The prediction has a mean pLDDT of 87. A computed fold for a 523-nucleotide part of an RNA from a Pseudomonadaceae bacterium, annotated as small-subunit ribosomal RNA, 5' domain. Lineage of the source: Bacteria > Pseudomonadati > Pseudomonadota > Pseudomonadales > Pseudomonadaceae.
Context: one part of a larger RNA
């Protein structure tokens, strides 16, 4: 000089675009942050309204709607945290013994059968959370059989291993009038390749400290044997005694790596807020279960600590999700609006859900813009200051006289962020079919949280809108009064003991401006 995720004091107009618990991974009220699918399935309300009515009800609609259960896919992404970790945890550059739902693409099958459990109902237990018995029932839930290989196994003879529907649409045929059947679409099964994901090894790199020199028994290495999706002492028996270190093992302290950020002419230095890529963790420890994938943040046990309910028997939680509170701290934001649009979950779709997102809100926090008027205007006005008392400075400054109207203020007009889907039609594609589906173009109709949007146009008036800190020298910028080694100043050299340009106050004057200093930090 530059920089900051800053603070602090003094002052403070608008706007644009960032960024905003660096402390206590302290505890946390109270909302909301993961659901979806009836086109897998069985079942099924109620108000409320007509109507009937023997006044007890009952029939339609509400409605196959709610709200629940069985399945199915999704809660392993997305969002927060940076405690822990000096590691193959990250960076890089390579490896081979492996898995991988949805997605894509090649070739195949998708037949025949069963017996359950939830919901329901009936009882029972408990203050509650919730549980227990009996009994009915669907399914794309389970569960055998039949096929089956380019799949697994193999002693190469062989031997094992699947599946499930649902919905749209139809001429004939057939019908137990349900439908079979034929097409379509969406699905289920095993397999081949692909993509994007994930596991696993490895060579360089990666913080101080030797006032830490010795470390190490699954330790190091073979064989059998288990175990994994997988190579491996990974786990185990048994055998051998290696392995690692001064090119710093062990220990110990401090740390999340990285792209990058900052500075600096660079080399290098210091850091790793936001933003992205990895890795860890979710009160604290341990565990495994479901699954393609977790040893699962808003899942499950079990054990702490803590907090809350209780009928005292027993039982519920986990904001380092968005808000928000309470504590700590110098310090750091609303318990806001919307899915309109971009991404995600589910669904054939329509559309649910999304505190991811998008957007507003607060805060000069930082950067950037832009205004706080322009022109004339000497009686150089008055006051203020100083003065050698003539003057001299504030100062064209003010007043005054002409403009002008950015921004903020009133009213008005009014994009872009929006394409889709949906609907109708038209050619192609499937098809036995001009039906349904679909592909592709026309065409219609909508959809915006922001938003009183940006932008533009009118419309009043100079009108609403400048401070901050220095002024001994470094270092731009000086008189006066006052204190009188006092009170104070001060970044460094110093300044003050009666003429202080250093301290206080005024007048002047300097530098920067919505900032101005000061402190803290880095280079």
């Nucleotide at each position: 000089g530059a920089u900051u995720g800053a603070a602090c004091g003094u002052u403070g107009g608008c706007g644009g675009c960032a960024c905003g618990c660096c402390u206590a991974a302290u505890a946390c009220a109270u909302g909301c942050a993961a659901g979806u699918c009836g086109a897998a399935c069985g079942a099924g309300a109620a108000a409320g309204u007509a109507c009937c009515u023997u006044c007890g009800g009952g029939u339609a609609u509400g409605a196959g709607u709610a709200c629940a259960g069985u399945g199915g896919c999704g809660g392993a992404c997305g969002g927060g945290u940076g405690a822990g970790u000096a590691a193959c945890g990250c960076g890089u550059a390579g490896g081979a013994a492996u898995c991988u739902a949805c997605c894509u693409u090649c070739a195949g099958g998708u037949g025949g059968g069963g017996g359950a459990c939830a919901a329901c109902u009936c009882g029972g237990g408990g203050a509650a959370a919730c549980u227990c018995g009996a009994g009915c029932u669907a399914a794309u839930a389970c569960c055998g059989c039949a096929u089956a290989a380019u799949a697994c196994c193999u002693a190469a003879g062989g031997g094992u291993u699947a599946a499930a529907g649902u919905g749209g649409g139809g001429g004939a045929u057939c019908u137990u009038c349900g439908g079979a059947c034929c097409u379509c679409a969406c699905g289920c099964c095993a397999g081949g390749a692909g993509a994007g994901g994930a596991g696993c090894c490895u060579g360089c790199g990666u913080u101080g400290g030797a006032u830490u020199a010795g470390c190490u028994a699954g330790u190091u290495g073979g064989u059998g044997g288990g175990g994994u999706a997988a190579a491996g002492g990974c786990c185990u028996a048994c055998c051998a005694a290696g392995g690692c270190u001064a090119c710093g093992a062990u220990c110990u302290a401090u740390a999340g790596c990285u792209g990058g950020u900052c500075u600096g002419a660079g080399a290098g230095g210091a850091c790793g807020a936001u933003c992205a890529g990895c890795c860890a963790c979710a009160c604290u420890g341990g565990a495994a279960c479901u699954g393609a994938g977790a040893c699962a943040c808003g899942g499950u046990c079990c054990a702490g600590a803590c907090u809350c309910c209780u009928a005292c028997g027993g039982g519920a939680g986990g904001c380092a999700g968005c808000a928000g509170u309470a504590g700590g701290g110098a310090a750091u934001c609303u318990u806001g609006g919307g899915c309109a649009a971009u991404g995600g979950g589910c669904g054939a779709a329509a559309g649910c859900c999304u505190g991811a997102c998008c957007c507003a809100g607060c805060g000069a926090u930082g950067c950037c813009g832009c205004g706080u008027g322009u022109g004339c205007g000497a009686a150089g006005a008055a006051g203020g200051c100083c003065u050698u008392a003539g003057g001299g400075u504030u100062g064209u400054a003010a007043a005054g006289c002409a403009c002008u109207u950015u921004c903020a203020g009133u009213c008005g007009u009014g994009a872009a962020g929006a394409a889709a889907a949906g609907c109708u039609u038209a050619a192609g594609g499937u098809u036995a079919a001009u039906a349904a589906c679909u592909u592709u173009g026309a065409g219609u109709c909508u959809u915006g949280a922001c938003g009183u949007u940006a932008a533009c146009g009118a419309c009043a008036g100079a009108a609403g809108a400048a401070g901050a800190u220095c002024c001994g020298g470094c270092u731009a910028a000086c008189u006066c009064c006052g204190u009188g080694c006092c009170a104070g100043c001060a970044g460094c050299c110093g300044c003050g003991g009666u003429a202080a340009u250093a301290c206080g106050g005024a007048g002047g004057g300097a530098u920067c401006g919505a900032a101005c200093g000061u402190u803290a930090a880095u280079c």
Rfam family: Bacterial small subunit ribosomal RNA. The sequence was found in a public genome assembly.